Record summary:
Small-subunit ribosomal RNA, 5' domain from an uncultured bacterium, 502 nucleotides, folded computationally.

[in-house]
Context: one part of a larger RNA
RNA sequence: GGAUGAACGCUGGCGGCGUGCCUAACACAUGCUUGUCGAACGGUUAAACCGCCCUCGGGCGGACAUACAGUGGCGAACGGGUGAGUAACACGUGACCAACCUGCCCCGCGCUCCGGGACAACCGCUGGAAACGGCGGCUAAUACCGGAUACUCCGCGGCCCCCGCAUGGGGGCGGCGGGAAAGCCCCGACGGCGCGGGAUGGGGUCGCGGCCCAUUAGGUAGUAGGCGGGGUAGAGGCCCACCUAGCCGACGAUGGGUAGCCGGACUGAGAGGUCGAUCGGCCACAUUGGGACUGAGAUACGGCCCAGACUCCUACGGGAGGCAGCAGUGGGGAAUUUUGCGCAAUGGGGGAAACCCUGACGCAGCAACGCCGCGUGCGGGACGAAGGCCCUCGGGUCGUAAACCGCUUUCAGCAGGGAAGACCACGACGGUACCUGCAGAAGAAGCUCCGGCUAACUACGUGCCAGCAGCCGCGGUAAUACGUAGGGGGCGAGCGUUAUCC
Numbered sequence: 001g002g003a004u005g006a007a008c009g010c011u012g013g014c015g016g017c018g019u020g021c022c023u024a025a026c027a028c029a030u031g032c033u034u035g036u037c038g039a040a041c042g043g044u045u046a047a048a049c050c051g052c053c054c055u056c057g058g059g060c061g062g063a064c065a066u067a068c069a070g071u072g073g074c075g076a077a078c079g080g081g082u083g084a085g086u087a088a089c090a091c092g093u094g095a096c097c098a099a100c101c102u103g104c105c106c107c108g109c110g111c112u113c114c115g116g117g118a119c120a121a122c123c124g125c126u127g128g129a130a131a132c133g134g135c136g137g138c139u140a141a142u143a144c145c146g147g148a149u150a151c152u153c154c155g156c157g158g159c160c161c162c163c164g165c166a167u168g169g170g171g172g173c174g175g176c177g178g179g180a181a182a183g184c185c186c187c188g189a190c191g192g193c194g195c196g197g198g199a200u201g202g203g204g205u206c207g208c209g210g211c212c213c214a215u216u217a218g219g220u221a222g223u224a225g226g227c228g229g230g231g232u233a234g235a236g237g238c239c240c241a242c243c244u245a246g247c248c249g250a251c252g253a254u255g256g257g258u259a260g261c262c263g264g265a266c267u268g269a270g271a272g273g274u275c276g277a278u279c280g281g282c283c284a285c286a287u288u289g290g291g292a293c294u295g296a297g298a299u300a301c302g303g304c305c306c307a308g309a310c311u312c313c314u315a316c317g318g319g320a321g322g323c324a325g326c327a328g329u330g331g332g333g334a335a336u337u338u339u340g341c342g343c344a345a346u347g348g349g350g351g352a353a354a355c356c357c358u359g360a361c362g363c364a365g366c367a368a369c370g371c372c373g374c375g376u377g378c379g380g381g382a383c384g385a386a387g388g389c390c391c392u393c394g395g396g397u398c399g400u401a402a403a404c405c406g407c408u409u410u411c412a413g414c415a416g417g418g419a420a421g422a423c424c425a426c427g428a429c430g431g432u433a434c435c436u437g438c439a440g441a442a443g444a445a446g447c448u449c450c451g452g453c454u455a456a457c458u459a460c461g462u463g464c465c466a467g468c469a470g471c472c473g474c475g476g477u478a479a480u481a482c483g484u485a486g487g488g489g490g491c492g493a494g495c496g497u498u499a500u501c502c
Stems, first nucleotide, its partner, number of pairs: 001502004006498005013374006019367002021332001026330003030327003035074003040071002043068002049062005081285003091209007100202002105198007113147004122137006153178004158173006183190001211257003218248003223245004228240003260282004264275004287308005310321004338364001340363003346360001347358004377407004387398004411443001413438005421429001446491005451472003457486005467474002
């Protein structure tokens, strides 16, 4: 000098775009953050509407309305947060899987046949303070189950052909065994099942690369390998039985410390050094530890079970909870925002659609936290007012500075008009941006430094005191170095200080 997610002191006019718990992965009141489909299903359904009856109070019936919990489907594994753990194939990069999976989506081929029994809801009885149940009875389905068909799929044999990268891979023919399906709407869709391919997403293996300590030198028993098996989507000591005695290590094993990794950011002429906030990719985690279930996918932040700590409710028998989602609170801290508006846009889930949901997101609010832009006026105006300061008392200086004269109106203010962003409609932002008009210099300047480095000097006060200080050093009676004033230098809505990196 540059830089910062900064903080602190003094000061503070406007706008645009960004950014904003770096500390306690501390504890959390309250609200919101994941629902949707009645065109899968059985029910229930107020008002209004239609029809009938009417003692004018109303009653009964109807429908493809509306709404509701339940069964069922899809979603809830995305999106959003955090960086605790992790020195590891976690990440980056390159290669491989002849050892793998992939719901929804796209393409192709074929199929969609015949039956059955339940369980919620509901009704009855009943337990409990509650959370939540128990027993009996009825019922539908795209829920569940049985059978048929399939020879393209799976398993086991046979024959033939082609290929390769070790185990091997691909194709054709034929045999045996096994394996599917669902309807709804109503005439136009939406679906269901099997197989093959694609796309997307994921899983696995290996080479190479990126921290510190040798004041850590030896480490290792499923350890290293083999054979056989189990398990898995799948190779594998992943797991198990048996056998062998290996395997890693100064090219740093093992241990300890520290740390999410990267694209990148900062700095630097570069080489390099430092960092990993915001944005993007990957990973890990969701009160702590463990476990599986469901599912195409989780070992699942707003699912389940168990254990621990903590908090809350309780009728003491027993229950409920998890903000590292968005706001917000306490606490910690030098320090970090609103319990805002909207689904209008973009994107996501569900639905045939209308539409519903969406604290993702779009906006607004707060904060000079950062970057950028603009303003606080412009011209004239004296041998130069007053006043301050200095003075050799002549004067010098603040200083064209002010007053005064003329002019302008950015920004802010007031008034009128008023968008784009949206596509037939639908705009939170927002009466915003922007345009026009009006008034008046009017509302808008500070901070720091002045011994040398380093740009800028005098007076007074103080008297090794009070104090200053980045280094050298100033202060003990004339201090350009302390304090104040005048003057001057620098930067300017900022200026200094502190911390950290280059």
RNAcentral holds the full RNA, with entries from ENA. Its mean pLDDT, the model's own confidence on a scale to 100, is 86.